[in-house]
RNA sequence: UGAAGAGUAAAAUUACGUUCGUUAAGUGUUGACUGAACGGGGAGUUGUCAGUCAAACGAAAAGCCUAGCAUAAAAGCUUCAGGCUUGCGGUUCGUAUUUUGCAUCCCGCUUCA
Numbered sequence: 001u002g003a004a005g006a007g008u009a010a011a012a013u014u015a016c017g018u019u020c021g022u023u024a025a026g027u028g029u030u031g032a033c034u035g036a037a038c039g040g041g042g043a044g045u046u047g048u049c050a051g052u053c054a055a056a057c058g059a060a061a062a063g064c065c066u067a068g069c070a071u072a073a074a075a076g077c078u079u080c081a082g083g084c085u086u087g088c089g090g091u092u093c094g095u096a097u098u099u100u101g102c103a104u105c106c107c108g109c110u111u112c113a
Stems, first nucleotide, its partner, number of pairs: 001113005010100003014096004020089003029055008040107004061086006067078003
């Protein structure tokens, strides 16, 4: 000098456990503003993420027990209150799993010539 290569934060999938909601918050979408992070070093976007505000959209409940009403006792009725189970939600978090993974530029690192 040339060629090839490695490595991060993080993101997503699936499984298990778990939180919240089911009286609709959350998730997802759009816009504005603010901020942050982005392989070992430097720079860094129209990309990524977070926060705040605003807007539009928008859902799956069922059964049982306690309870209440009712009754001579039941049957029956109710879902205001508490709880349990099974569900539901682009629900939270954790662990494992697999996949992806510097926007880009310069330098560095490894291997070969």
A computed fold for a 113-nucleotide RNA, annotated as THF (Tetrahydrofolate) riboswitch aptamer. Its mean pLDDT, the model's own confidence on a scale to 100, is 77. It matches the Rfam family "THF (Tetrahydrofolate) riboswitch aptamer". Rfam's curators write: Tetrahydrofolate (THF) riboswitch was first reported for Ames et al. as an RNA motif in 5' untranslated (5'-UTR)regions of folate transport and biosynthesis genes in Firmicutes genomes.